[in-house]
Context: one part of a larger RNA
Molecule: large-subunit ribosomal RNA, domain IV
Organism: archaeon
RNA sequence: UCGUGGUUAGUGAAAUCGGCAAAUUGGCCCCGUAACUUUGGAAGAAGGGGUCUCAGCGGUCGUGAGCCUGAGCUCGCGAUUGCUGGGUGCAAUAACUAGGGGGGUCCGACUGUUUAAUAAAAACAUAACUGGCUGCAACACCGAAAGGUUUAGUAUAGCCGGUGACACCUGCCCAGUGCGAGUAUCUGAAUCCCGGGUUAAACCGGUCCAAGGACUCGUAAACGGCGGGCCUAACCUUGAGGCUCUUAAGGUAGCGUGAUGCCUUGUCAUUUAAAUGAUGACGUGUCCGAGUGGUGUAACGAGACCCCCGCUGUACCAACCACGAACCCU
Numbered sequence: 001u002c003g004u005g006g007u008u009a010g011u012g013a014a015a016u017c018g019g020c021a022a023a024u025u026g027g028c029c030c031c032g033u034a035a036c037u038u039u040g041g042a043a044g045a046a047g048g049g050g051u052c053u054c055a056g057c058g059g060u061c062g063u064g065a066g067c068c069u070g071a072g073c074u075c076g077c078g079a080u081u082g083c084u085g086g087g088u089g090c091a092a093u094a095a096c097u098a099g100g101g102g103g104g105u106c107c108g109a110c111u112g113u114u115u116a117a118u119a120a121a122a123a124c125a126u127a128a129c130u131g132g133c134u135g136c137a138a139c140a141c142c143g144a145a146a147g148g149u150u151u152a153g154u155a156u157a158g159c160c161g162g163u164g165a166c167a168c169c170u171g172c173c174c175a176g177u178g179c180g181a182g183u184a185u186c187u188g189a190a191u192c193c194c195g196g197g198u199u200a201a202a203c204c205g206g207u208c209c210a211a212g213g214a215c216u217c218g219u220a221a222a223c224g225g226c227g228g229g230c231c232u233a234a235c236c237u238u239g240a241g242g243c244u245c246u247u248a249a250g251g252u253a254g255c256g257u258g259a260u261g262c263c264u265u266g267u268c269a270u271u272u273a274a275a276u277g278a279u280g281a282c283g284u285g286u287c288c289g290a291g292u293g294g295u296g297u298a299a300c301g302a303g304a305c306c307c308c309c310g311c312u313g314u315a316c317c318a319a320c321c322a323c324g325a326a327c328c329c330u
Stems, first nucleotide, its partner, number of pairs: 001325008010316002014314001019311001027051005036041001038165001052087016088092001100309007107301002112124002128163007140149003166296004171226003176223002178219005185214003193206004227245005254288001255285001266282006
């Protein structure tokens, strides 16, 4: 000097990206327990008290003896549970063992799963909702085939996709792309047929003509998309309203400086002595927005963030102890 463990007066997070680490709490019994809530929870909420031993006196249960007959009295033993008083110690779950707590926000409903060896999460899954395909020799998948899985199942089933509990909801657009259906007509290769051509062919032309396309419809919980300018109310501001260009349709409800906002440390309020933080509001939102789901939400979370109480060597500011290591001397 380092490692591990331990103790520190006073202050008590002033340390730090951040209470990281440590400390506090802790078992059992009794009392008591809020908002919110899907009425199950939240909850061990929170917050209090007790805990060892001795004596006396009770309760409950079991069992025995005596009196001798009464649902009785007296005396015991065992178990259990109380009350009162006393005693020891710094301390009685004396060692070991053994939750710190509360409030708010975001995300994900939850239990679960994951990057074996830097990521456990807001990622994946999930129940549930929804779209598509499939009538069974099914659809889908593996295989060159035979054959096999699905399935010794049969639409309350199987396969493929999306969203992701629950609650309230899920707006407008089918012009583009995709998918499905239809189609008088048009287009539509080779073969066949007909004609030409050749010794035979090749080849050339024509008729017919499949899928597909054109064309007509449908379909967005399919891929996706969801405007601009000008004017206007008797202060100002704002613009219910009007005019106009334009689109397939012009973003509805809800939410919104957000895990999404450049400007931005937006503005206001609360919190602090002081806050680029947090929370609540505001809103033409660079570039939210409705199953690429929107908004809420009790419970849950080794998830992210903020605050409060308790607690502490994180810090002020260091000190000491135990064991060990490096190192120095021998």